[in-house]
Context: one part of a larger RNA
């Protein structure tokens, strides 16, 4: 820009893409077959590999604004207690998130038309013949079915709901509006940007604060024991990023722009 007014939702599905793999075991059955050795078709069930999609409840990894321990050095006047730097100084853990090493699921079943092949009926050609007319069976393959995208599918589809018929102008057109949308702002398990999603005081969107979960593992100060290192009590303490709730304290204020008049 188009989709013969302007919007907000919900959809149909032309078309396109994805997927399509396979082992072993049990049973049928030591049956059919075979002198024996051996050993099935068909059918039923179980369990794997690789691949793909999704997820983080559990076990695991990571987790550079989390907790603790600790070395050297510098600083806070000194002690004590802290902070900076040294690969995140090093070491031991670890929430959320993100992951695979973890978990769940998938390939199918089914239908249609067929290939090779196997048939039925059957002439030409009194027989025969699957073929000439006609009718079947028949593949991991083809078309559906499964998953995803999808009306720019210009053949531009459908349904529901909302807004209405203003003003100026001879007309062309323009202006201010409606429903609605955007700008702007607070943000996000959304994201390169854009987009998408949640909100903008009639508000829990983010931060803060409060409570909790989870993590760490027993803070500082003080008392006590010990010459001291240290231990112990106060006290499952103190601290704690992302997690779960609550709460308008802070910031989403105020405002602006676009947007129909209908073959």
């Nucleotide at each position: 820009c188009g989709c013969a007014g302007g919007a907000g939702a919900u959809u149909u599905g032309a078309a396109a893409g994805g997927a399509g793999c396979u082992g072993u075991c049990c049973u049928u059955a030591g049956u059919a077959c075979g002198a024996g050795a051996g050993g099935a078709c068909c059918g039923g069930g179980a369990u794997g590999g690789a691949c793909g999609c999704a997820c983080c409840a559990a076990g695991g990894g990571u987790g550079u604004a989390u907790c603790a321990g600790u070395u050297g050095u510098c600083g806070c006047g000194c002690c004590a207690g802290c902070g900076g730097c040294a690969u995140a100084g090093c070491u031991g853990g670890g929430u959320a998130g993100c992951c695979a090493c973890g978990u769940g699921c998938g390939g199918a079943a089914c239908g249609g038309a067929u290939a090779a092949a196997c048939g039925c009926u059957g002439a030409a050609g009194g027989c025969a013949u699957c073929u000439a007319a006609g009718c079947g069976u028949g593949a991991a393959g083809c078309c559906g079915a499964c998953c995803u995208u999808a009306a720019g599918a210009u053949a531009a589809g459908a349904u529901c709901u909302c807004c209405c018929a203003u003003u100026c102008g001879a007309a062309a057109g323009a202006a201010g509006u409606a429903a609605g949308a955007c700008c702007c702002c607070u943000u996000g398990a959304a994201g390169a940007c854009c987009a998408c999603a949640a909100g903008g005081u009639u508000g829990a969107u983010a931060g803060g604060c409060c409570g909790g979960a989870g993590g760490u593992g027993g803070a500082a100060g003080u008392g006590c024991a010990g010459c001291a290192a240290u231990g112990u009590a106060u006290g499952c303490a103190g601290c704690u990023g992302a997690c779960c709730g609550g709460u308008a304290c802070u910031a989403a204020u105020a405002g602006g722009u676009c947007g129909a008049g209908g073959g």
Model confidence (mean pLDDT): 91 of 100.
The part of an RNA shown here (large-subunit ribosomal RNA, domain VI) has 263 nucleotides and comes from a Clostridia bacterium.
It matches the Rfam family "Bacterial large subunit ribosomal RNA". Its family is annotated with structural constituent of ribosome and ribosome in the Gene Ontology.
The RNAcentral record of the full RNA draws on ENA.